[in-house]
This record gives sequence, C1' cells and structure tokens, in this order.
RNA sequence: AAAAGAAAAGGCAAACUUAUCGAAAGGUAAGGACGCAAAGCCACGGAUCUAAGGGUUUUAACUAUGAUCGCCGGGUUGCCGAAA
Repeated sequence: AAAAGAAAAGGCAAACUUAUCGAAAGGUAAGGACGCAAAGCCACGGAUCUAAGGGUUUUAACUAUGAUCGCCGGGUUGCCGAAA
C1' cells in the first nucleotide's frame, strides 16, 4: 500500500408513534432500533412508487416536471484497523 470486518471509539437509524409540510408517493423534527463500513453525498443509467397538472364530454387508461441513494449499478468524499 492493497485486501480484510476481528477489536475498540465514534457515526447512521427500519418498522411503529406523535407533530408538521405535500394532491399523492414521500419529506422534515422528536421518540424508537430492524439493521448498516459508506445506511455520507449526487436522481447520472436501470428499477420501483405516486399522478396534482396534462389527457378525457365525464370517468378511466396513459403521462414526471414529483419521489425512493436503507433496490441495483455508476460518480465523488471518507473513520478505525487485529491475525494471516
């Protein structure tokens, strides 16, 4: 240095509950821990979710410009560090 996930320190926080924002998906804050070595950050590619607006005579199908990075890949930054 690479690999590695043993140890210790520190970190994040699923479901659920409450408040709040949102048309919804979902976000934020507090509580709470199922898990996580990038479960830090970026919607760039795929995937998934939603459908206010558009669409329709009306309803519906359909539609992302909305959302998920704790779905996968990619980009970027990064803590500790045993044995072999």